[in-house]
RNA sequence: ACCCGAUAAAGCCAAACCUUCUGUAAGGAGGGGACGGAAAGCGGCGGGUCUUUAAAGCAAGAUGGCCGAGCUGCCGAA
Numbered sequence: 001a002c003c004c005g006a007u008a009a010a011g012c013c014a015a016a017c018c019u020u021c022u023g024u025a026a027g028g029a030g031g032g033g034a035c036g037g038a039a040a041g042c043g044g045c046g047g048g049u050c051u052u053u054a055a056a057g058c059a060a061g062a063u064g065g066c067c068g069a070g071c072u073g074c075c076g077a078a
Base pairs, nucleotide, nucleotide: 004076005075012037013036017032018031019030020029021028022027035065041071042070045068046067047066048063049062050061051060052059
């Protein structure tokens, strides 16, 4: 340094649900709240899923707590 990840230590994030605001919607933001998480940090690059349009395609969006890949990163037992 990489890999790895503990009934370690210090911190971190925060699902469902409730609530306020916001968006046509999927959703998003704030507060409360913890199911979980070693990248549940970052960015929609690829795939998936979801939304909008009467419908399909296209398109425009959403999801980083669905997966892959990328970039960055705390701690240190085996």

A computed fold for a 78-nucleotide RNA from an uncultured Desulfobulbaceae bacterium, annotated as c-di-GMP-I riboswitch aptamer. The coordinates come from a structure-prediction model, not an experiment, and the mean pLDDT is 82. The model forms 94% of the base pairs in the Rfam consensus.